SAM riboswitch aptamer (S box leader) from Anaerobacterium chartisolvens, 104 nucleotides, folded computationally. The source organism's lineage runs through Bacteria, Bacillati, Clostridia, Eubacteriales and Anaerobacterium. Its Rfam family is "SAM riboswitch aptamer (S box leader)". Rfam describes the family as follows. The SAM riboswitch is found upstream of a number of genes which code for proteins involved in methionine or cysteine biosynthesis in Gram-positive bacteria. Rfam links the family to the GO term regulation of gene expression. Of the family's consensus pairs, 97% are formed in the model.

RNA sequence: ACCUUAUCAAGAGAGGUGGAGGGACUGGGCCCUGUGAAACCCGGCAACCGGCUAGAGCAUCGGUGCCAAUUCCUGCAGGAUUUUUCUAUCCUGGAAGAUGAGGA
Numbered sequence: 001a002c003c004u005u006a007u008c009a010a011g012a013g014a015g016g017u018g019g020a021g022g023g024a025c026u027g028g029g030c031c032c033u034g035u036g037a038a039a040c041c042c043g044g045c046a047a048c049c050g051g052c053u054a055g056a057g058c059a060u061c062g063g064u065g066c067c068a069a070u071u072c073c074u075g076c077a078g079g080a081u082u083u084u085u086c087u088a089u090c091c092u093g094g095a096a097g098a099u100g101a102g103g104a
Stems, first nucleotide, its partner, number of pairs: 002103007013042001015041003021032003026075004043067003048063003051058002071096001076093006
């Protein structure tokens, strides 16, 4: 890198170092950021796997994960409402992606 599968509307610091960028990719939007980005440390959330429990469940321990905005929104297909028109709002599915577990 590939395959299968579950989940993705909840949750998580006014700390330290650091210094300019960041929100996966690409097009379009919209945001965050020197009242300090990314990254690292500490802290926290959660409960996917292990663990504990007869079980519902638990979070003391181990393995990940996560900690602005729904996976920030949208890009494809179908539908609902709305407008004379332009349009606007919403729903379902898909695509892509993220994370876990398993597989080859």